[in-house]
RNA sequence: UGCUUACCAUGCAAGUCGAACGGACCCUUCGGGGUUAGUGGCGGACGGGUGAGUAACGCGUGAGAAUCUGCCUUUAGGUCUGGGACAACAGAAGGAAACUUCUGCUAAUCCCGGAUGAGCCUUAGGGUAAAAGAUAAAUUGCCUAGAGAUGAGCUCGCGUCUGAUUAGCUAGUUGGUGGGGUAAAAGCGUACCAAGGCGACGAUCAGUAGCUGGUCUGAGAGGAUGAGCAGCCACACUGGGACUGAGACACGGCCCAGACUCCUACGGGAGGCAGCAGUGGGGAAUUUUCCGCAAUGGGCGAAAGCCUGACGGAGCAAGACCGCGUGGGGGAGGAAGGCUCUAGGGUUGUAAACCCCUUUUCUUUGGGAAGAAGAUAGUGACGGUACCAAAGGAAUCAGCCUCGGCUAACUCCGUGCCAGCAGCCGCGGUAAUACGGAGGAGGCAAGCGUUAUCCGGAAUGAUUGGGCGUAAAGCGUCCGCAGGUGGCCAUGUAAGUCUGCUGUCAAAACCCAGGGCUCAACUCUGGUCAGGCAGUGGAAACUACAAAGCUAGAGUCUGGUAGGGGCAAAGGGAAUUCCCGGUGUAGCGGUGAAAUGCGUAGAUUUCGGGAAGAACAUCGGUGGCGAAAGCGCUUUGCUAGACCAGAACUGACACUCAGGGACGAAAGCUAGGGGAGCGAAUGGGAUUAGAUACCCCAGUAGUCCUAGCCGUAAACGAUGGAUACUAGGUGUUGCCUGUAUCGACCCAGGCAGUGCCGUAGCUAACGCGUUAAGUAUCCCGCCUGGGGAGUACGCACGCAAGUGUGAAACUCAAAGGAAUUGACGGGGGCCCGCACAAGCGGUGGAGUAUGUGGUUUAAUUCGAUGCAACGCGAAGAACCUUACCAGGACUUGACAUGUCGCGAAUCUUAGGGAAACUUAAGAGUGCCUUCGGGAGCGCGAACACAGGUGGUGCAUGGCUGUCGUCAGCUCGUGUCGUGAGAUGUUGGGUUAAGUCCCGCAACGAGCGCAACCCUCGUUUUUAGUUGCCAUCAUUAAGUUGGGCACUCUAAAGAGACUGCCGGUGACAAACCGGAGGAAGGUGGGGAUGACGUCAAGUCAGCAUGCCCCUUACGUCCUGGGCUACACACGUACUACAAUGGUCUGGACAGAGGGUAGCCAACCCGCGAGGGCGAGCCAAUCUCAAAAACCAGGCCUCAGUUCAGAUUGCAGGCUGCAACUCGCCUGCAUGAAGGAGGAAUCGCUAGUAAUCGCAGGUCAGCAUACUGCGGUGAAUCCGUUCCCGGGCCUUGUACACACCGCCCGUCACACCAUGGAAGUUGGCCACGCCCGAAGUCAUUACUCUAACCCGUAAGGGAGGGGGAUGCCGAAGGCAGGGCUGAUGACUGGGGUGAAGUCGUAACAAGGUAGCCGUACCGGAAGGUGUGGCUGGAUCACCUCCUUU
Repeated sequence: UGCUUACCAUGCAAGUCGAACGGACCCUUCGGGGUUAGUGGCGGACGGGUGAGUAACGCGUGAGAAUCUGCCUUUAGGUCUGGGACAACAGAAGGAAACUUCUGCUAAUCCCGGAUGAGCCUUAGGGUAAAAGAUAAAUUGCCUAGAGAUGAGCUCGCGUCUGAUUAGCUAGUUGGUGGGGUAAAAGCGUACCAAGGCGACGAUCAGUAGCUGGUCUGAGAGGAUGAGCAGCCACACUGGGACUGAGACACGGCCCAGACUCCUACGGGAGGCAGCAGUGGGGAAUUUUCCGCAAUGGGCGAAAGCCUGACGGAGCAAGACCGCGUGGGGGAGGAAGGCUCUAGGGUUGUAAACCCCUUUUCUUUGGGAAGAAGAUAGUGACGGUACCAAAGGAAUCAGCCUCGGCUAACUCCGUGCCAGCAGCCGCGGUAAUACGGAGGAGGCAAGCGUUAUCCGGAAUGAUUGGGCGUAAAGCGUCCGCAGGUGGCCAUGUAAGUCUGCUGUCAAAACCCAGGGCUCAACUCUGGUCAGGCAGUGGAAACUACAAAGCUAGAGUCUGGUAGGGGCAAAGGGAAUUCCCGGUGUAGCGGUGAAAUGCGUAGAUUUCGGGAAGAACAUCGGUGGCGAAAGCGCUUUGCUAGACCAGAACUGACACUCAGGGACGAAAGCUAGGGGAGCGAAUGGGAUUAGAUACCCCAGUAGUCCUAGCCGUAAACGAUGGAUACUAGGUGUUGCCUGUAUCGACCCAGGCAGUGCCGUAGCUAACGCGUUAAGUAUCCCGCCUGGGGAGUACGCACGCAAGUGUGAAACUCAAAGGAAUUGACGGGGGCCCGCACAAGCGGUGGAGUAUGUGGUUUAAUUCGAUGCAACGCGAAGAACCUUACCAGGACUUGACAUGUCGCGAAUCUUAGGGAAACUUAAGAGUGCCUUCGGGAGCGCGAACACAGGUGGUGCAUGGCUGUCGUCAGCUCGUGUCGUGAGAUGUUGGGUUAAGUCCCGCAACGAGCGCAACCCUCGUUUUUAGUUGCCAUCAUUAAGUUGGGCACUCUAAAGAGACUGCCGGUGACAAACCGGAGGAAGGUGGGGAUGACGUCAAGUCAGCAUGCCCCUUACGUCCUGGGCUACACACGUACUACAAUGGUCUGGACAGAGGGUAGCCAACCCGCGAGGGCGAGCCAAUCUCAAAAACCAGGCCUCAGUUCAGAUUGCAGGCUGCAACUCGCCUGCAUGAAGGAGGAAUCGCUAGUAAUCGCAGGUCAGCAUACUGCGGUGAAUCCGUUCCCGGGCCUUGUACACACCGCCCGUCACACCAUGGAAGUUGGCCACGCCCGAAGUCAUUACUCUAACCCGUAAGGGAGGGGGAUGCCGAAGGCAGGGCUGAUGACUGGGGUGAAGUCGUAACAAGGUAGCCGUACCGGAAGGUGUGGCUGGAUCACCUCCUUU
C1' cells in the first nucleotide's frame, strides 16, 4: 500500500439524556435506589465510502458585496401570569403480517393567550413582538439584543482536453419597468415593452474527463498522470419531490414512479454495503465475517458514563521501500566426482574434506518497558511485545536470469529450415558460442526474469530546438479586408517592460539545517528560494497610445525611350488542297521491303485561271514584353505597365496576407458558324507467335471563330513575397552622362533588365554564389516513414467529365536523395587478335573407325555436358582389368595390427565340382637359443577391428581446365573528399606489352610484361671412341695402320645492344630506311600462366571430415556385359582419281626402342610367318625397308587396272582360352562414292598442304595419342562489318550484377475495409397525450381544544382534510438528428510458394520517358493535343573558361 459494470446472506458501523415528563416493573436499611417502552431535548447535514455524472464559476488563483450562522466566547437585560392538548396507559375493533382505527384518562423543558421590554417596520400617528424549568442549593438551563469566532450561500477577472469531414447558435433568449420570490444580488419566476445577446480570439454540436496540492520522468523547457495522504466538488439502487431543521432537498430519514430481490394466508407488505468485515459473479489481479475504546477525536449527559468498523492495533500478501543474515580465518597431494582434451594437461578450485574461531539470526530460560496526558488512586487492545542477560550449537536460511552483436559472460553433446529461439539485426537445410541438455562463466540477490503502461533517449511536432532546388514539403499567378510587422526627430502618458514594498498562494510533499527509533526506510522541529495573482510607490531607454514635425520608404508630376504587352478593324504574299481549261502518257504514291490507295472514264508531272481555310519562312538571337498562363506578316484606332533623366508636390500614405476575389496552356462540355491541312476514334494494308501498337493508305470528333462553362499540367528556376548587407571578371538589351567628333562609332562611368564563370560563405552531396540555395528581419503557404490514397465517406462547386477539402482499418522495415566502385547497354570514342577480309586446305554428302546422346537390356558399371564434354578419364575391356548383371560360395574375412592355442614351412597324389572350394591319403621335421623360449609361415578360436570404385567435388586438401601469355592487379607514404573512395594507373605520343618518353599532387614499390632457363641457327677452345678420313699406306668395305684438319659428338665460351649512319618526331621515347653481319629490331620454337572468375572439373588416381553397409553396399569364383542398334551428333581415316593408278629399277633422313627384349646372315613358305642361329645391356649389334621423289613401261576418263566396304574359302600369330569379341596373310567377291545444301573449321613460313618413320601403352590388338624428319606454297588492300578482349567516357530503378530488375489483368487462399434493399441497438433534442408524489395558488365542500365576541346557542380569527388549477418524473404516440452492430449482393485494396497471359518501365529498355486531358484496348498499355527534361547519341548554332 492492497479490485468492481451487479445482486448482496449474516453481524456490527448513531446514539444519548430519569439532573425535562407521566407511567410500568424490580430492589429497599423505607431515607431511597435501579431498569426502562413512550412524550420531550440535543445529535442522526459530522465522521466513513465512491468518482457514475460534470468541459461547468465544477476546480485553481485573485478579488468582491446584497446574506445567514445551532453548539462556543463575550457584553447588556430578562425569566411575570393564565390556559390547552396528545402519547404512554385502560377498553374495544380490523389484519397472516407490517401495522392501523375508535372511545376514555393524564404529565412536562409539549402547545397556546396576556404582560414587560430592547429590537424591527412605519405615512412618524402608531403597529408588532420573548421566555422553562431542573436538581444535591450551588449551579445549570431558557428568552431578547449587540459583538466575535467558526461554518455556509452568492458574484466577477484570468486559467482549465480533442474534433471545422460540427459554422452559425439563441424566445426567458438580451435588456428595461411593475408586482412577486429568496437568508441574500439576479429572468430566480411572472405580465408588459424593446430587439437584442453569443460566434473564426472558435459560438453551437459531438467525443472524452471529477478538479487541485501533488506524483513519475526530463539538464531544463516540457511530456504523462491525479493510486495512497490533504483541500474542493458531485453521488448514495434509477428518476422526481418536498418535510423537519441553524444547517439537507438528507448514504444507514420521509413520499411517489420504475427496475430488481425477499416474505405472504394473494388481500398486502419489506429492502437498498460506492460504511467495516464478508459472499457469489467478473477478472491477469488486490486481504480477516480479528482485538480494543488503553491513546487521539466525535455525539449525548451536570457527572459517573454510554455509543463510536472514525481511530489505535494485530492478521494476510517478498506488493513497495529500508536494514540484516545464510558464517569468519587457515587449508594443495591442487583429493574424489563432473566437464573438456592436441591424452600431456586444463577447469570446477581454497571450492570441499580437515583445523581454529565467532553467535548477528535461531532455540530454551530469567528479567522486562516507555506509550498515562490528570493532585492521589485506578486504567494498556498492542503484549510478556520491543529491549536486556545467560546457556546451546555453524548449528535453521539461495535462488532467478543470461552468455551471436547491441551487452558483462564459451565449450561439448543432441537436433538437422525439423523441433524451436527472437527486443532489433537475425539463428536452425549434418561440424549451431543464437534451438534443447550438460559443464563452466557473467549479472542481480530474498529475490530474479517476463508482460503492460508512462517519460526519456526522439532536435521524431523543433518556444528553448527542425525543415521545404533534387530526400516529405512554395498555393499556377496576381489583387486585397481582417490579422501580423513597420522609416527619422522631439514632447507627453504609463498599457506592455524594469524595479522597491505589502497581501496571498492551507497543511503535507520537494529542498536545507537539526533531532528521535541501535542505522536506515520512516518520523518530529525549524527555515528558505524561484514563480503566479492582487494592491501600492518609482523609472521612461524600447514597444504602444496621444498630439506636433521631417523626407531617405511609397506615391504624384514634367520630359524622353524600348517592346511579338492587351483588345478591335482593315489589308498582304508564299505554301497546301479543291475546281475549270490547256499540254501529255503510263504509271503515280508509299516503304527497311511491300501492299492497301490513285490512274487509260487520262492520274503523277507541267502551264494558265478561280475558290477556300489555317498559319505567318527569312529577320530570329540563353534577344524583347507580360503577374503568371502566354505573346511573332503589315497598317490603323483604343488601352495597360516598365525603364531613364529631372527634383516641383503629398508626407509613412508601407510590406505581407487566413478567409475572399480576378486571371489561368492543352484537352473537354453547351449553342451557333466554319472546315484547307493535320488528325484521337474507326476502316484497310503491312510487320509479328499474336500486334486492339510502332510503319503505310484513308478518315470522324477536334484543331479555327463568336458567346458561355471547366479550373487542371513536369502550370518548373521542381527555388513564395518584401527590404538591407556581403570580392570580382566577362557577354548582351534599354536609357543617361563624360571623352571625342560637324555628327555617328570606339572608349570610360551610372541606373534598370537578362546570361555565363567564379571568391567568401552555405549545402548530405550535386551544386548555389549581388538574379543566393550566403548573412539578417517581417509576413504567408506547406512537410513529419513507405504502401493503402489523393482513395472512401461527408460537404461545397460543376451540364457533365470531374475539381476542391480529405481520413481510417490493414500491411511492410523499409521507401527515398546525392555521390562511389563495379557490371551491363540492340550508348559513344580509341586499340588489338587467323576476328573479319585476301588466300590454301578441310568438315558438313559416301564407306569405315572411334566417342557421345537416345533406345534396348539381367547388365549394357561410373564420371566428363556451350566455348572450356563427345579418338575425353582409357598410354590400348577376349579372361584379368571390372567398379555392372546372373548364379555358386565365405563371414575376424582377399589385406593390416594385437591376444591365445596347435602345427615347421612346404610339397605330391586321388575323388567331387563350371570354378571358387571341399574330402582323403602321403612325403617332410628346418633356423636361432641363456633351453625358459623366440623369429618366420600355416591352421583354429574369441574380441578389438578390417573392408567399401557406397553418398556428399555444395564439407575439403592436392591437382587441373578456362578467360589468357590477355596486360593487367595492387600496396606504402603524401594529397583531395564528411565518407564510400579518388589520385598514382588519367592525359599527349609510342610499344607485342601499365614497353618506354613527356606532362601532371604525386613520389616510390610489389605481383605480372621483358630478361635470366632449354632448344635450333654462326663461330672459337677443349676432347677424339663405338664417330670422321684431307694427306700416307692397306682393304671387297674407314676393313686395318695412322691422324683428329673436316663432319659429328658434348662441355665451356664468343656473338645482337636500335650499338653505327641518314630521315621523321617535341631536342624525348620511338618509328622508317641503310651499312656491317650466320643472324636485326622479342632472330625461330619451348618452358614459364599476375590479382582473380566460373560453389567450373575430379571423394573413380591419391589423401581426407561427416554420414551409411557389416553372414553384406565386404570378399572369392564361373559365365555374361561394358562390343547391343529404327536413329541423331562430334572427331578422324580412306576415297571419289591422270599433279593419278600399277609394275620394274634407283636415291636421300631424323628421332627413338631393345634381355621374359631387338633379332642379323642363311634355309622353308606366294605371304602372314616358321626354322636354325651370330651379335648386342647398344655413337659398336639390331628394329631398319624410309616414303613422297627420280628413270622407264602399261592404263586414257570409265564406276574404270579409280575406290576399297562387305562377304566366302584357306591360312598365320599371341594367349589357359580368339563363339559372343583380337590382329595379320593369300585367293575370290567388288558396295556407297563422279568434290559434297544450309552451315562451319584450321592456317601468316620452313607455316599450310603433302610424304613416310619411330615411341609409349602392350601377351596380342592403333585410322588414336606423343614425337621425328622429307618435299614445300598462296595471300594479308585494309579495320566498315561478325566474334572475343583491353583502355577512356556516358546512362542505369542492375550488385546472385541483363541468364539482372520489373508492370498489369486473370485463377486460388486469407485478411481488413467502402457501397447496399433492409434488419436491429444506443444517445440526443423537439412536438403532442397522460399525469404520481409534492410545493404554490384558489375554494364556506367538510372537520376543528386553547385566542376573541357572546349568559348560551352560535359566530369570528387560525388550522386539518377534500376538491380544483399551474408546474411536474416515469410512461405513451409521431417525425427527426448523431452513432454502433448486422446484411443477399457488389467495389477496389493488402498479403501469399515455384500458377496463366503478355513485356509496359530501368541502357537510346529496343517507338526516349514523364505530366494534364480525351478516346480506345484481355492486360500491362496505345494514340491524339499541349507542356517538361527528371532524355542517350551525332551534327550545327550561340555563349563562356583555360593555354

A computed fold for a 1443-nucleotide RNA from Okeania sp. OdA4, annotated as small-subunit ribosomal RNA. Taxonomically the source falls in Okeania (Bacteria, Cyanobacteriota, Cyanophyceae, Oscillatoriophycideae). Its mean pLDDT, the model's own confidence on a scale to 100, is 83. RNAcentral holds the sequence, with entries from ENA and SILVA. Rfam family: Bacterial small subunit ribosomal RNA.